Context: one part of a larger RNA
Molecule: small-subunit ribosomal RNA, 3' major domain
Organism: uncultured prokaryote
């Protein structure tokens, strides 16, 4: 001067409480442990590893294993040689790389040569090999916690204090009063994006209130710019205003007006630092290390193995339910080797076909909701695992290992033991829908968007985390 305390005070956080919905028990997805394996690559491990890195592991990817090959190499320079023997087709031989033979005669050209490309030879490449404890940039995390800090001066022998403590007061070291302090930086706010309310301008691919027109309907068309919307630019909220409280300071409590009111709600932002925190496997980089191999290529394989334990999530386990019929209303986003409409086969997955679309034009049933029916508490019309049989999609290929239909089969499961997690309002719950990633998918995972829409907080004594003194 920190840190720490089962020392005090004061004060915040879904920290506890009040509350709704989970997990922890059953399938099944995924991800880790451990076991196994020729290999099951490697990382990440309390919170802050575990549906992580991976926004796509059939081959590719792949970094791991088996085998089979390659030696200036798949790639880059560059120097010296030998050739036009290059690309490119063809034959052998192999699972392919490869490795062997043929055929093939590249552009410019002053005809000397030069570019390419090719043998060989040597500098060299190459390494997903170590090391995140040698590091650079990222990034987690205390934490969107209010705090870290300086200059001068002043104190003190000095560390070092003081400022920044006190009193009030804030969502804040927010502001106010006051004090050997005065000032001042980074951080708080705000300046910025989305949303909410009004204008103003603009009117196509969007929109239709009035006027026509036309149809079995449909802004389908003339036309309008009203309105919805779209997408620029301004208004608006600033404790401005009343009222009580107050040191009548800063500020709080109520309340007019208003679309909104006291940070209006959401985003983006992450001070000084801390954990040698994480990453040499995303890149860059020191230093060790391999160099006919710890490099390179191929072919199968594994990365999916399964007695078992955890973590995250889906389906359920039903009547606020299934299940059949009917019909209602969306946003965000994407689309050319793409999205695919009407139509026609199929019970479906799909399929033949292509009209329109680089798209406010075209392309996609929005479900839950309601509305009519049917079950009637039952391992069921409840649940869908499993497993057999038939088909469909992609793609050189679906045994090892895909995804989807359809028949048939119907397993645990009757609300879950200590323990636990998540959420304060358009939240939580529930319902679908898009998109990235990508030939295909393991998506029940991720990012988003729309609908439906609650319940409670009496308090701050514990618990956990954080801030001042």
């Nucleotide at each position: 001067u920190g840190a720490c305390g089962g020392g005090g005070a004061c004060c915040c956080g879904c920290a506890c409480a009040a509350g709704c919905g989970g997990u922890g028990g059953a399938g099944u997805a995924u991800g880790u442990g451990g076991c196994u394996u020729a290999a099951u690559u490697c990382g990440a491990u309390g919170c802050a590893a575990c549906g992580c890195g991976a926004a796509g592991a059939a081959c590719c990817u792949u970094a791991c294993c088996a085998a089979g090959g390659c030696u200036u190499g798949a790639c880059a320079u560059g120097u010296a040689u030998u050739g036009c023997u290059a690309a490119g087709c063809g034959c052998g031989u192999g699972a392919a790389a490869g490795c062997g033979c043929g055929u093939g005669a590249g552009c410019c050209u002053u005809c000397g040569g030069g570019c390419g490309c090719c043998u060989u030879a040597c500098a060299c490449a190459g390494g997903u090999g170590c090391u995140g404890c040698a590091u650079g940039g990222c990034c987690g995390u205390c934490g969107u916690c209010a705090g870290c800090u300086c200059g001068u001066g002043u104190c003190g022998u000095g560390a070092g204090a003081u400022g920044u403590u006190u009193g009030g007061u804030u969502a804040a070291g927010u502001c106010c009063a006051g004090c050997a302090a005065c000032g001042a930086g980074c951080g708080c706010a705000a300046c910025c994006c989305c949303u909410g309310u009004g204008a103003a301008u603009a009117g196509u691919u969007g929109c239709c209130a009035g006027c026509g027109c036309g149809u079995a309907a449909u802004g389908g068309c003339g036309g309008g710019g009203a309105c919805u919307c779209u997408a620029u630019u301004c208004a608006g909220a600033c404790u401005g205003c009343c009222c009580g409280g107050g040191u009548c300071a800063a500020c709080c409590g109520g309340g007019a007006g208003g679309a909104a009111g006291g940070u209006g709600g959401g985003g983006a932002u992450g001070a000084c630092g801390u954990c040698a925190g994480g990453u040499c496997a995303g890149u860059a980089u020191g230093g060790c290390c391999c160099u006919u191999a710890c490099g390179c290529c191929u072919u199968g394989g594994g990365c999916u193995g399964c007695a078992c334990a955890c973590g995250u999530a889906c389906u359920a386990c039903a009547a606020u339910g299934c299940c059949c019929g009917g019909c209602a209303c969306a946003a965000u986003g994407a689309g050319a080797a793409c999205c695919g409409a009407u139509g026609c086969c199929g019970c479906g997955a799909g399929g033949c076909g292509g009209a329109g679309g680089g798209a406010a034009u075209c392309u996609g049933c929005a479900a839950a909701a309601c509305c009519g029916g049917g079950c009637c508490c039952a391992g069921u019309u409840c649940g869908g695992a499993u497993u057999g049989g038939a088909g469909g999609c992609u793609g050189c290929a679906a045994c090892u290992c895909g995804c989807c239909u359809c028949c048939a089969u119907g397993a645990a499961g009757u609300u879950g033991g200590a323990a636990u997690c998540g959420c304060u309002a358009g939240u939580a719950a529930u319902g679908g829908c898009a998109c990235a990633u990508c030939a295909g998918c393991u998506a029940c995972g991720g990012u988003g968007c729309c609908g439906u829409g609650a319940a409670u907080a009496c308090g701050u004594u514990c618990c956990c985390g954080g801030g001042u003194c």